[in-house]
RNA sequence: GUGGCCGUAGCUCAGUUGGCAGAGCACGAGGUUGUGAUCCUCGGGGUCGCGGGUUCAAAUCCCGUCGGUCACCC
Numbered sequence: 001g002u003g004g005c006c007g008u009a010g011c012u013c014a015g016u017u018g019g020c021a022g023a024g025c026a027c028g029a030g031g032u033u034g035u036g037a038u039c040c041u042c043g044g045g046g047u048c049g050c051g052g053g054u055u056c057a058a059a060u061c062c063c064g065u066c067g068g069u070c071a072c073c074c
Base pairs, nucleotide, nucleotide: 001072002071003070004069005068006067007066010025011024012023013022019056027043028042029041030040031039049065050064051063052062053061
C1' cells in the first nucleotide's frame, strides 16, 4: 500500500430483511444475615468510534475518516 473483520454502558458482548437501544458482570440503595459472602428486589449509567448523506424514521443502508486486528503485496 491492497483486502476482510471489529468499534454499542466502567468491562465482556447481543441487537443489522430500517420502527421505543439491551443482557451478564461491575457500581449504588434496600431486603435477608449476629457481621460478611451468597441470594432476592429496585436503581443510576449511552450523542451506538467520528463527520456527512439517504429516509417520515438510521446502531442498522450509502460515502468519507480514525483506531484495533488478520491476511496479502513490497
Source information: The RNA shown here (transfer RNA) has 74 nucleotides and comes from a Phycisphaerales bacterium. Rfam family: tRNA. By type it is a transfer RNA. Lineage of the source: Bacteria > Pseudomonadati > Planctomycetota > Phycisphaerae > Phycisphaerales. Its mean pLDDT, the model's own confidence on a scale to 100, is 81. The sequence is in RNAcentral, with records from ENA.